Two RNAs folded together computationally: RNase P RNA and transfer RNA, 559 nucleotides in total. It holds a member of the Rfam family "Bacterial RNase P class A". By type it is a ribozyme.
[in-house]
RNA sequence: AUGGCCGGCUGGGCGAUCGCAGGCAGCGCUUGCUGCUUGAGGAAAGUCCGCGCUCCAAAGAGCAUGAUGCCGGGUAACGCCCGGACGGGGAAACCCGUGGAUAGGGCCACAGAAAGAGACCGCCUGAUUGGCUACGAUAUAUGGGUGCGAUAAUGGAUAGGUUCGGUGUCGGACCCGGUCAAUCAGGUAAGGGUGAAAAGGUGGUGUAAGAGACCACCGGCGCUCCCAGUAAUGAGAGCGGCCAGGUAACCCCCAUCAGGAGCAAGGCCAAGCAGAGGCGAAUUCCGCUUGCGGAAGGGAGUUGCUCGCUUCUCUAAGCCUCGGGUAGGCCGCAUGAGCCUCACGGUGACGUGCAGGCCAAGAUAGAUGAUCGCCGCGGAUGGUGUUUGCGGGAGGAAGGGCUCAGCCCGAACUAUUCGGGCAACGCCUGUAAACCGCAAACACCCGCCGAACAGAACGCGGCUUAUAGGCUGGCCGCCUGC
RNA sequence: GGGCGCGUAGCUCAGCUGGUUAGAGCGCACGGUUCACAUCCGUGAGGUCGAGGGUUCGAGUCCCCCCGCGCCCACCA
Numbered sequence: 001a002u003g004g005c006c007g008g009c010u011g012g013g014c015g016a017u018c019g020c021a022g023g024c025a026g027c028g029c030u031u032g033c034u035g036c037u038u039g040a041g042g043a044a045a046g047u048c049c050g051c052g053c054u055c056c057a058a059a060g061a062g063c064a065u066g067a068u069g070c071c072g073g074g075u076a077a078c079g080c081c082c083g084g085a086c087g088g089g090g091a092a093a094c095c096c097g098u099g100g101a102u103a104g105g106g107c108c109a110c111a112g113a114a115a116g117a118g119a120c121c122g123c124c125u126g127a128u129u130g131g132c133u134a135c136g137a138u139a140u141a142u143g144g145g146u147g148c149g150a151u152a153a154u155g156g157a158u159a160g161g162u163u164c165g166g167u168g169u170c171g172g173a174c175c176c177g178g179u180c181a182a183u184c185a186g187g188u189a190a191g192g193g194u195g196a197a198a199a200g201g202u203g204g205u206g207u208a209a210g211a212g213a214c215c216a217c218c219g220g221c222g223c224u225c226c227c228a229g230u231a232a233u234g235a236g237a238g239c240g241g242c243c244a245g246g247u248a249a250c251c252c253c254c255a256u257c258a259g260g261a262g263c264a265a266g267g268c269c270a271a272g273c274a275g276a277g278g279c280g281a282a283u284u285c286c287g288c289u290u291g292c293g294g295a296a297g298g299g300a301g302u303u304g305c306u307c308g309c310u311u312c313u314c315u316a317a318g319c320c321u322c323g324g325g326u327a328g329g330c331c332g333c334a335u336g337a338g339c340c341u342c343a344c345g346g347u348g349a350c351g352u353g354c355a356g357g358c359c360a361a362g363a364u365a366g367a368u369g370a371u372c373g374c375c376g377c378g379g380a381u382g383g384u385g386u387u388u389g390c391g392g393g394a395g396g397a398a399g400g401g402c403u404c405a406g407c408c409c410g411a412a413c414u415a416u417u418c419g420g421g422c423a424a425c426g427c428c429u430g431u432a433a434a435c436c437g438c439a440a441a442c443a444c445c446c447g448c449c450g451a452a453c454a455g456a457a458c459g460c461g462g463c464u465u466a467u468a469g470g471c472u473g474g475c476c477g478c479c480u481g482c
Numbered sequence: 483g484g485g486c487g488c489g490u491a492g493c494u495c496a497g498c499u500g501g502u503u504a505g506a507g508c509g510c511a512c513g514g515u516u517c518a519c520a521u522c523c524g525u526g527a528g529g530u531c532g533a534g535g536g537u538u539c540g541a542g543u544c545c546c547c548c549c550g551c552g553c554c555c556a557c558c559a
Stems, first nucleotide, its partner, number of pairs: 002477009012375007020039008041453001045464002048462005053262004060307004065258005070084005085098005099253002104251002106247003120192002122188012143176004148171005154165004200218006219243002221240005227234002266331004275322005283296006297313006324558003338358004342353004377450003382445011399429004406422007483555007492508004501539001510526005532548001534546003
């Protein structure tokens, strides 16, 4: 210098005038007037959590319901904060996520055989039925048995006809076997494709075919022991083939917490009025002091239910509906889980301190505002000047180079040729200035515009959301210089 | 101030226990029918499901957070 990560702070300043609200003092007391002083936020917002406070007599138990969810700590409490563990992302600073899926149930559309323990194809085994069993091809094979028929040669018996034996070939039947096809019954998760997701991976053994079925290594899970840690968890050793997905912002399980309603809660005073209708128990027993007490039952309350508790129990309490009146005052309500500084403890959130200082909005139709001036901030611009750069000026001054015609000199010489020189207003090259325009930077001057999100309403602790601009701290990467 | 509810086409509403391309009526556009209009018939367009983020394979639906709209709540007897 540049890119990034994590925080913190701030949210215009000064002055004048007019105005509003609270408090105090004085005056006046019917309203009020004067002076002094105070007067919005980091979110006052959303009302998303948690409390204080108030009422429901008190705030008890269980169930239901709701909320939260790694572990430890902080706190009045929390879904907040701090520290840590594990997993994921990033090169890093750093960021994000978090109980349980072998307690059980549900769901996983379409596709796919199957979405949780599955057989569609494929592979294999068995049974039944049927074909073939050798024509061809070719490798390493196509077989075996029992009858029958035909035929050939041969041998025996016989005088001969004829007959018998084995052999070869051919045909056909049956049995065993083989093979192919279909059906049925099973086995198999290796292979196929589908899907967001498919049943650990690689290699081998094994098998009818296969498979953690078994073995080796790797990955995961669970259990036991030991070590470190408060714990989550981590390191190590051993054992178990345990390997059955996802979803709990679906039900659920486990742990913890929660009674309900809310300042229009609630309390006091004043003023005023008109009540009506409906719902609404059930009594019984005992004791005696003879109208009281107790028990049971019942009503009401306990703001989901039950228990428990409280109260009433003979005409109530209470609840609902319609109607009437008021639209006044005070309290709650500003000294509080209060703020600042310092010290100490703690990594930190935070805590402690008879250590010091401070009191800092309180309206009730709702005050906290408006105008002006100056300064500060930001944004576009306008004018003048200076500097720099670019373009025009440049169809190019000057300069440089070349050369036709032309001129001069020299040589040869009839013409003419050759050599050298001069040389343009022709050709080529090419620098600058005055001046003009544009852009940038700086200086001065004059005006213009803009300035966020939003505003207390009983209070507090958090979270979330909105927020123009400005200031600032720490850390990471990269580049350069020393 | 406090407590509740709702948001889907121009309007009024459906959309179940998350599932394939979100439907209905009216309205609108075009065509037909008619001399013409209405009615009627046919076809069609029209939706960021108020906005954003998350859970999930998948969100109108579940969770969180914003935006907009609506309703109720005083005291006395």